[in-house]
RNA sequence: CUCUUAUCAAGAGAGGCGGAGGGACUGGCCCUAUGAUGCCCAGCAACCGUUCCAUAAUGGAAUUGGUGCUAAAUCCUGCAAAACAAGCAAUUGUUUUGACAGAUAAGAG
Numbered sequence: 001c002u003c004u005u006a007u008c009a010a011g012a013g014a015g016g017c018g019g020a021g022g023g024a025c026u027g028g029c030c031c032u033a034u035g036a037u038g039c040c041c042a043g044c045a046a047c048c049g050u051u052c053c054a055u056a057a058u059g060g061a062a063u064u065g066g067u068g069c070u071a072a073a074u075c076c077u078g079c080a081a082a083a084c085a086a087g088c089a090a091u092u093g094u095u096u097u098g099a100c101a102g103a104u105a106a107g108a109g
Base pairs, nucleotide, nucleotide: 001109002108003107004106005105006104007103008102013041015040016039017038021031022030023029025078027076028075042070043069044068047066048065049063050062051061052060053059054058074101079098080097081096082095083094084093085092086091
């Protein structure tokens, strides 16, 4: 880097350092000197691991390990379909569903 599978509306600090940008990309809309991104500490969760308890499959509890995460639904949206509303129509809007893209974990190449 590519592929497969699973998950993505819950949860997590008025701490320290440090100084201007950040929310993947598009278009929006936001966060930010009442200090962002980042690093440290702290915390959350429980994908993998480990330990314990039940089991037919498997399920539950804990967390000293490997990741991950700690503004807003993956902040919304981008492609397609359906329903409803407006319109003579072209078309527009709203909602839902499914793709695409992305993130994380585990496995494979």